[in-house]
RNA sequence: UUGUGAUAAAGGCACACCUGUACGAAAGUCAGGGCCGCAAAGCUACCAGUCUAAAAGUAUUUGAUGCUUAUGAUAGUGGGGUUACCGGA
Numbered sequence: 001u002u003g004u005g006a007u008a009a010a011g012g013c014a015c016a017c018c019u020g021u022a023c024g025a026a027a028g029u030c031a032g033g034g035c036c037g038c039a040a041a042g043c044u045a046c047c048a049g050u051c052u053a054a055a056a057g058u059a060u061u062u063g064a065u066g067c068u069u070a071u072g073a074u075a076g077u078g079g080g081g082u083u084a085c086c087g088g089a
Base pairs, nucleotide, nucleotide: 004087005086012038013037017033018032019031020030022029023028036076042082043081044080046079047078048077049074050073051072056068057067058066059065060064
C1' cells in the first nucleotide's frame, strides 16, 4: 500500500416507533427522542429496482374518478464511483 474483519480496543451511525404552529401534492426529508441492526448503515442519484403522481396527457361523465408518466424520492434495495478508524490471523 492492497486485501481482509477477530470472542480485540477506541469510537461512529441510528430501523421501527413517538413528537413537531418544520418542509413537501405525495413518496419522503429535516429537528428532537428512541436504538432494530450496520465494518463503511460515511459521501455520491451513474446503472438497475422500488415508492409517489403535483404538472401534463388520456378515458369516463357530472364535478369527480380511473389510467399513463419523473423532472420528485429511496444510499438502511442491489451494483458502480469515492473517502476512512483499528490491527490478531
c-di-GMP-I riboswitch aptamer from a Gammaproteobacteria bacterium, 89 nucleotides, folded computationally. The model forms 95% of the base pairs in the Rfam consensus. The coordinates come from a structure-prediction model, not an experiment, and the mean pLDDT is 83. Its Rfam family is "c-di-GMP-I riboswitch aptamer". Rfam's curators write: GEMM was predicted in a large-scale screen for bacterial structured RNA regulatory elements. Gene Ontology term of the family: cyclic-di-GMP binding.